[in-house]
This is a predicted structure of a 164-nucleotide RNA (glmS glucosamine-6-phosphate activated ribozyme aptamer) from a Limnochordia bacterium. NCBI's taxonomy places the organism under Bacteria, Bacillati, Bacillota, Limnochordia. It matches the Rfam family "glmS glucosamine-6-phosphate activated ribozyme aptamer". Rfam describes the family as follows. This entry contains a glucosamine-6-phosphate activated ribozyme that is found in the mRNA for GlmS. GlmS is an enzyme that uses fructose-6-phosphate and glutamine to generate glucosamine-6-phosphate. The ribozyme catalyses self cleavage of the glmS mRNA that is thought to regulate GlmS activity. The model forms 83% of the base pairs in the Rfam consensus.
RNA sequence: AAAUUGAACCUAGCGCCAGGACUUUCUCAUAGUACGUGGGAUGGGAAAGUUGACGAGGGAGUGGUUUAUCGAUAGUUCGGCGGGUGCCACUCGGCUGCCAUAUCCGUAAGGAAGUCACAAAACCUAGAGGUAACUCUAGGGACAAAAAAACUUCUGAUGGCUGG
Numbered sequence: 001a002a003a004u005u006g007a008a009c010c011u012a013g014c015g016c017c018a019g020g021a022c023u024u025u026c027u028c029a030u031a032g033u034a035c036g037u038g039g040g041a042u043g044g045g046a047a048a049g050u051u052g053a054c055g056a057g058g059g060a061g062u063g064g065u066u067u068a069u070c071g072a073u074a075g076u077u078c079g080g081c082g083g084g085u086g087c088c089a090c091u092c093g094g095c096u097g098c099c100a101u102a103u104c105c106g107u108a109a110g111g112a113a114g115u116c117a118c119a120a121a122a123c124c125u126a127g128a129g130g131u132a133a134c135u136c137u138a139g140g141g142a143c144a145a146a147a148a149a150a151c152u153u154c155u156g157a158u159g160g161c162u163g164g
Base pairs, nucleotide, nucleotide: 014082015081016080017079019078020051021050022049023048024047025046026045027044028043029042030041054071055070056069060091061090062089063088064087065086092106093105094104097161098160099159100158101157110155111154112153113152114151115150123140124139125138126137127136128135129134
C1' cells in the first nucleotide's frame, strides 16, 4: 500500500437499471460490367460502456397503503423497480380556569387570517480521469416557492365543577 472480515457514522429528489437516448469496437446491407487502394455516409445486428432528480421542507409508536409537499433548471429531472418523514386505522400524548368526551393536532402537539426569510444545481473560471459518450474536484457570483418552532389579530363544541 492492497485485499478480506467486523463495527460505527452519514445518506430519502434517496438507491438501482432488463426500456429509451448517446458513445466506442466489430460485422452485414444500401453499392454498380471488371480490377485495385484508401476514406466517408445512412440503416440493421453483436459486444462493452455512459446517462438516468438541483436544492428547500417533512419523523411519537405499531400496522396498512402508494403517482407522498415546494419551487429552480439546458426540461430524458423521459420510462421502470425498490425504498421513503405523506395519507388511513388503532394506541399513547397535547390544547379553553379545571375534569371527562369529541374535534383538531404530534412532543416545536386546537383552528383561521395576515406579515416576514433563505438554496443548490444550471452559469463562469481553473484543473483531474476516459478513445469517446461522459464523470469528478476547487473557486466565483446570483436568483425561489411552500413556509415555520417567529410576530400580530380573531376564535374554540357537549356535560360537569370552580372563581369573578